RNA sequence: CCGCGCAGCCGGGGACCUAGCGGAGCCCUGUACCUGCAAUCCGCUACAGCAGGGGUGAUGAUGAACAGAGGGCUGAAACUGGAGGGCUGCCCGCGGUAAGUGGCGUUGAAGCCCGGGUCUUAUGCAAUGAGACACCGUGAACCGUGUCAGGUCGGGAACGAAGCAGCACUAAGCGGAGCGUUUCAGUUGACGUAAGGGCGCCUGGGCCGAGCAAACUGCCGCGGUAACGUCUCUGGAAUCCGUUCGACGGGAUUCGCGCGG
Numbered sequence: 001c002c003g004c005g006c007a008g009c010c011g012g013g014g015a016c017c018u019a020g021c022g023g024a025g026c027c028c029u030g031u032a033c034c035u036g037c038a039a040u041c042c043g044c045u046a047c048a049g050c051a052g053g054g055g056u057g058a059u060g061a062u063g064a065a066c067a068g069a070g071g072g073c074u075g076a077a078a079c080u081g082g083a084g085g086g087c088u089g090c091c092c093g094c095g096g097u098a099a100g101u102g103g104c105g106u107u108g109a110a111g112c113c114c115g116g117g118u119c120u121u122a123u124g125c126a127a128u129g130a131g132a133c134a135c136c137g138u139g140a141a142c143c144g145u146g147u148c149a150g151g152u153c154g155g156g157a158a159c160g161a162a163g164c165a166g167c168a169c170u171a172a173g174c175g176g177a178g179c180g181u182u183u184c185a186g187u188u189g190a191c192g193u194a195a196g197g198g199c200g201c202c203u204g205g206g207c208c209g210a211g212c213a214a215a216c217u218g219c220c221g222c223g224g225u226a227a228c229g230u231c232u233c234u235g236g237a238a239u240c241c242g243u244u245c246g247a248c249g250g251g252a253u254u255c256g257c258g259c260g261g
Base pairs, nucleotide, nucleotide: 001261002260003259004258005257006256008056009055010054011029012028013027014026019045020044021043022042023041033053034052035051036050037049060255061254066249070245071244072243073242075240076239079236080235081234082233083232084231089228091224092223093222094221095220096219097218099217100216101215103212104211111207112206113205114204115203116202117201118200119196120195121194122193123192124191125189126188127187128185129184130183131182132181133180135176136175137174138173144169145168146167147166152161153160154159
């Protein structure tokens, strides 16, 4: 120097699982062989998944500083769902208070005393309603009155008698008017009288002498409501500090063994 072969290499990482280590499933990065076993797991005992095959084998292997994807963990301050709590704020209601605003008050507050009305019953008066009487009109073939033409009867006659129609006046009845008188009813009240009642309201007067009232705001107490705030519990997806593991990149550094010629 050449050839044959061996070691080594042919992805890695995170969490989970595990007594622990790998594989496989999930995630990140990346392209860096094939087949079989394996999540009710598979194979191992210290760091190599196990079994079989293929490639490479110094053009290989190792892999520092730097770098930093991504994942895990503690913590922080916020966001956003669900459940619960009226025992706390907000909100609402009730009661009280009288600090503020407003209102009334020496043209007299609150308090006390006297009276009247409103109210009930009875009664009187009046109005109203209905009826009757009175007024006007109409109104009887015969069984109302008066007068009774004609006609009839009596009579010798004079005259007399009864009496229909008509006319007038009326009865019963019918209609009208709306002044008057009267009866009844119980509707009304502008009023009087008596008795009763008297919470409230209105009103008149007397004593007294400065407050009254609670509408609004404020304060206190009690109660109610789970929408908001707040408290407790439990989820979600992000951010930040710290810590931990750490791929790709990067290439410093380091490195064989056996046989033969």